[in-house]
Formats: sequence, C1' cells, structure tokens
RNA sequence: GCCGGGCCGACGUCGAAUCCCGAAGCCACCAGGGCCACGGGAACCGGGGACCCACCCUUCCGGGGUGAAUCCGCCGCGCACGCGGUGGUAGGGCACUCCACCGCCCGAACCCGUCAGCUAACCCGGUAGACGAGAUGGAGAGGAGAU
Repeated sequence: GCCGGGCCGACGUCGAAUCCCGAAGCCACCAGGGCCACGGGAACCGGGGACCCACCCUUCCGGGGUGAAUCCGCCGCGCACGCGGUGGUAGGGCACUCCACCGCCCGAACCCGUCAGCUAACCCGGUAGACGAGAUGGAGAGGAGAU
C1' cells in the first nucleotide's frame, strides 16, 4: 500500500416498518442519564365492512390477501398435481424530484382457511427484515454559508 473479516458510530439502499410519552426492573450516578418487558399516542401501511355501482355469477380446476415479484418456452424427476434447472418476460429498484441516454440488479417469499367486488360510518392488524453504493447531460426544488 492492497484485499478480506468483526464491532461501534455516521451517512445511505429496498421496504409501511419511524418518532414521542409513561414505565416495573436492571446499569450508572455530584448532577444528568442509558437499556428494556409492557402500556399509550402520533405518523405511515394493510385488511374487513352499506346504499349506489359492478358481477349475472359462484361453488375442487376451490377462492382470496400482502408484495414489483406475473406469464411463457426448453430439459429433468414424475401417473398426474407439482418440483428442480435453464432462457426469457409483465412488472420493480439503483443517494431530493423529473426528463434523456447508457450500465447494473430483482423478477421472491409468506399468509387466510371454504370465506371476503367496490364501499361512508365502523371494526381489526403491522411498524419487520435484509443490505452498501451507478454514471453522464438538462430542468426544477430545497438547504447551508458568506455579505
């Protein structure tokens, strides 16, 4: 000097997944404070749920929900349903937003349990987890500093 890994802090990415208050207990203590079970609130997100409208259907080929994550070929296992691999694809993401143009990446997983269109009032639930990076040009927004 380079590469890889661990911990802490800061700044960020996907995502609704953030913030505040109280608080038994624990730690610390001159003063202050920190961690956290639990409770409450705000904010954001999701589901159920009328009239009207929509559907004239539904019922094992079950149906439905969160999510970008659907769909189509080929090959293999296989009686089938399905499963795996591979190639694409609807769609989605990449440091404030939009446009243009290249580049990179994802294209999963889970839940309800025979049941749900939309839906005011109303009711119920979630606030996790996984990560580290795209540039260029233009327009706009916002912030900071100086005077």

A computed fold for a 147-nucleotide RNA from Streptosporangium sandarakinum, annotated as c-di-AMP riboswitch aptamer (ydaO/yuaA leader). Model confidence (mean pLDDT): 77 of 100. The organism belongs to Streptosporangium, within Bacteria.